[in-house]
Context: one part of a larger RNA
RNA sequence: GGACGAACGCUGGCGGCGUGCCUAACACAUGCAAGUCGAACGGAGGCUGCGAGGGAGCUUGCUUUCUUGCGGACUUAGUGGCGGACGGGUGAGUAACACGUGGAUAACCUACCUGUAAGACCGGGAUAACAGCGGGAAACCGGUGCUAAUACCGGAUGAGCUAUUCGGGGGGCAUCCUCUGGAUAGGAAAGGAGGGAUCCGCUUACAGAUGGGUCCGCGGCCCAUUAGCCAGCUGGUGGGGUAACGGCCUACCAGGGCGACGAUGGGUAGCCGGCCUGAGAGGGUGGUCGGUCACACUGGGACUGAGACACGGCCCAGACUCCUACGGGAGGCAGCAGUGGGGAAUCUUGCGCAAUGGGCGGAAGCCUGACGCAGCGACGCCGCGUGAGCGAAGAAGGCCUUCGGGUUGUAAAGCUCUGUUGUGGGGGACGAAGGGAGUGACGGUACCCCACGAGGAAGCCCCGGCUAACUACGUGCCAGCAGCCGCGGUAAAACGUAGGGGGCGAGCGUUGUCC
Numbered sequence: 001g002g003a004c005g006a007a008c009g010c011u012g013g014c015g016g017c018g019u020g021c022c023u024a025a026c027a028c029a030u031g032c033a034a035g036u037c038g039a040a041c042g043g044a045g046g047c048u049g050c051g052a053g054g055g056a057g058c059u060u061g062c063u064u065u066c067u068u069g070c071g072g073a074c075u076u077a078g079u080g081g082c083g084g085a086c087g088g089g090u091g092a093g094u095a096a097c098a099c100g101u102g103g104a105u106a107a108c109c110u111a112c113c114u115g116u117a118a119g120a121c122c123g124g125g126a127u128a129a130c131a132g133c134g135g136g137a138a139a140c141c142g143g144u145g146c147u148a149a150u151a152c153c154g155g156a157u158g159a160g161c162u163a164u165u166c167g168g169g170g171g172g173c174a175u176c177c178u179c180u181g182g183a184u185a186g187g188a189a190a191g192g193a194g195g196g197a198u199c200c201g202c203u204u205a206c207a208g209a210u211g212g213g214u215c216c217g218c219g220g221c222c223c224a225u226u227a228g229c230c231a232g233c234u235g236g237u238g239g240g241g242u243a244a245c246g247g248c249c250u251a252c253c254a255g256g257g258c259g260a261c262g263a264u265g266g267g268u269a270g271c272c273g274g275c276c277u278g279a280g281a282g283g284g285u286g287g288u289c290g291g292u293c294a295c296a297c298u299g300g301g302a303c304u305g306a307g308a309c310a311c312g313g314c315c316c317a318g319a320c321u322c323c324u325a326c327g328g329g330a331g332g333c334a335g336c337a338g339u340g341g342g343g344a345a346u347c348u349u350g351c352g353c354a355a356u357g358g359g360c361g362g363a364a365g366c367c368u369g370a371c372g373c374a375g376c377g378a379c380g381c382c383g384c385g386u387g388a389g390c391g392a393a394g395a396a397g398g399c400c401u402u403c404g405g406g407u408u409g410u411a412a413a414g415c416u417c418u419g420u421u422g423u424g425g426g427g428g429a430c431g432a433a434g435g436g437a438g439u440g441a442c443g444g445u446a447c448c449c450c451a452c453g454a455g456g457a458a459g460c461c462c463c464g465g466c467u468a469a470c471u472a473c474g475u476g477c478c479a480g481c482a483g484c485c486g487c488g489g490u491a492a493a494a495c496g497u498a499g500g501g502g503g504c505g506a507g508c509g510u511u512g513u514c515c
Base pairs, nucleotide, nucleotide: 001515002514003513004512006511007510008509009508010507013384014383015382016381017380018379019377020376021342026340027339028338030337031336032335035082036081037080040079041078043076044075045074047072048071049070050069051068052067053066054065055064056063057062058061089295090294091293099219100218101217102216103215104214105213108212109211113208114207115206116205117204118203119202121155122154123153124152130145131144133142134141135140161186162185163184164183165182166181167180168179169178170177171176191200192199193198221267222266223265228258229257230256233255234254235253236252237251238250239249240248270292271291272290273289274285275284276283277282297318298317299316300315301314320331321330322329323328348374350373351372352371356370357368358367359366360365387417388416389415390414397408398407399406400405421456422452423451424450425449426448427447431442459504460503461502462501463500464485465484466483470499471498472497473496474495480487481486
C1' cells in the first nucleotide's frame, strides 16, 4: 500500500447493487416451512333436480315437512397412489478414495421421462372407514358386525426374461464378454374418464436418457520431544450376504501385512471452483455464489421404498423440557422469522406465489419461509448532492502583531441565477407468456411533466522527523502524548485549548487479521 462476513470512537443527506451469528453443532415460547389426487375406492355431510309413499294446512291441487329411490355440482375423515431420499440449513465429525483430477466397472442399480416389442384371461378371501360395545385423565387402544378398490392373494398364458443343461459363430484385458439354436423348470398384469373417437394408467422385456453405487493412479496440514504398528490382522478354500467386487460376514487352513519414500499415535481441519495479495513464483484463505461430502438433541438400529439407515418418519437407550387424574404420555428451529444466553459483533415473529423452479393432478387448481420482493444496519462497492456566477486593495467579529499591519478572505453580506436532490401535484411502466383475452407481491415503485424554493443535507483525522500542514496562550518530568525515534523539569511548532493550515470526505480515524 492492498484486502475484510469485521468491530470500536466521532459523524451521517440520497440512490443502485451486494451483504449481514466468524462466538454456544447452547437452549428454545409462538406462527408458518410438504403435500396432492374424488378421473383408484367404499362411505359420511350439507345443498339441489326428478319420481314414489306418509303427515299437516286447506282456497282439492297447491304449500310445507318427513322417509325412500335415481341423478347433479360440492366438501371431505379413511383405504389406495405419487411425493415426503428433492428443495432449504449447518460444518459438529472427518487427514479419509472425504475432496480435486484422470481412469475402470468384462463387478452394478436407476421411480418418473423417451423409443421399440409383446400382453392384460379366469377367479378368491379380507380389511379400514362406518355401526355399536368396552377401557383410558389424556395420548390413544381392544373386542364384535358390515363393505370397496388401481389394496391383497390363487390359477392360466409367456414374444422376450431368469436358472440349469447340450451345441454353433465372433471377440477380448485374466476371471470372461457377446450373438445365436434346442431341451427342462420358473415367474406378469388394473383399471379409470368420456356419448364416442380416444385419453390417462397397468404388466413383461430390450434400448436410451438422467441420477447414482463401487474400485484404482496421482495431488493437497503440523509434530519424530509420536518408531515401531496390526488378530479378521494378511492370504487361501467352502459357505453366507449385497444391485454389485471384496476379510463385507462366517468356519477351517496357512503366517502373513504395514513402516524413516515416515507406518502407528497425537494435534488441527469439511474439500474444491474460487477469493485476497503479489510483476511473477509464491504466500494466505475457503464467508456470500456454484460443485461435492458429512450431520440433523446425543448414541445405536432397522422398516418402507426405485432410491434413506431418512432434518420437520419409526423403534430402543440417554440427557433435557413440558403435560398428568401419578397409571402414563408429548417434544427436538444446524428450515423462515423470532426469544433467551454467549459475545467486540451480525436483521423483520413483513408481502406474494405475479415471475423462475419444484410436488401432486387429465385439467381447473392446490401446496411451496425454494424463490421473487419489501424492511433493518454507511457492513461493502459504485454513483449523486449539500449549490453556481458576480461580488472590497478587502465590512464586522476572531486570531496574531514589530501596533504599521497581517490573516481568516470572494470567504460572508449583497446582486443575478440554477433546480440535481427535496416537498407538493399530475401522468405512469417493462418485468406477462403460445393466435387472442385474462393474470404484478414489488408498486402508484422506477420513470416523465408542472409548481415551490438556496431553501432540508459536513464531518473526521492530522500539523517534531519519517510525513503534506505553525503560531499564541495554558501547563511545568505535573497533567498528558506516543506507530518508531522520542516529547513534557517556566518562552513546548510533540501535552491541553484557540486561531490558522494539511489530508480525506458521507465518511474519517483506531484496533484485529492476511499478503
Small-subunit ribosomal RNA, 5' domain from an uncultured bacterium, 515 nucleotides, folded computationally. The prediction has a mean pLDDT of 87. The RNAcentral record of the full RNA draws on ENA and SILVA. Its Rfam family is "Bacterial small subunit ribosomal RNA". Gene Ontology terms of the family: ribosome and structural constituent of ribosome.